[in-house]
A computed fold for a 74-nucleotide RNA from a Bdellovibrionales bacterium, annotated as transfer RNA.
Order: sequence, then C1' cells, then structure tokens
RNA sequence: GCGGGAGUAGUUCAAUUGGCUAGAAUAUCAGCCUUCCAAGCUGAGGGUUGCGGGUUCGAGUCCCGUCUCCCGCU
Repeated sequence: GCGGGAGUAGUUCAAUUGGCUAGAAUAUCAGCCUUCCAAGCUGAGGGUUGCGGGUUCGAGUCCCGUCUCCCGCU
C1' cells in the first nucleotide's frame, strides 16, 4: 500500500429485505421482601448507533470519506 471483519447504554450483545418511540442481560440507584445480608420481585436513570457528509417521506441498516482495533496479502 491492497483486501476482509468489527465499532450500538458503564460492560457483554440484539435489532428480520430501509418502517421503531433503538431493546435484552448484567452493573448502578430506589422500593418491596428478610431480624440483617445475599437471593428474589418491581421500578428508575443511563445512547448524538466511532466521527463527518450524502441518498430517502423515513438510515443502526444503503453510498462516500475518515479514525481505532483484529485477520490476511504484498
């Protein structure tokens, strides 16, 4: 230098051929339960979907550029 893969909540991951108000588990916090703790149950907060543009009525998803990490080739 070239090709491929990954990047989404604090963490690990979903999201069907572009139609959704972006969810789950776990962690954190609050309440219930318990003599107390743990466990269990309920709820809350937490996201510019790596970044910047474009297409579209509509983008996590498609296109372009760019950054980081992994793999391969030269």
The sequence was found in a public genome assembly. Its mean pLDDT, the model's own confidence on a scale to 100, is 80. Its Rfam family is "tRNA". Gene Ontology term of the family: triplet codon-amino acid adaptor activity. Rfam's curators write: Transfer RNA (tRNA) molecules are approximately 80 nucleotides in length. NCBI's taxonomy places the organism under Bacteria, Pseudomonadati, Bdellovibrionota, Bdellovibrionia, Bdellovibrionales.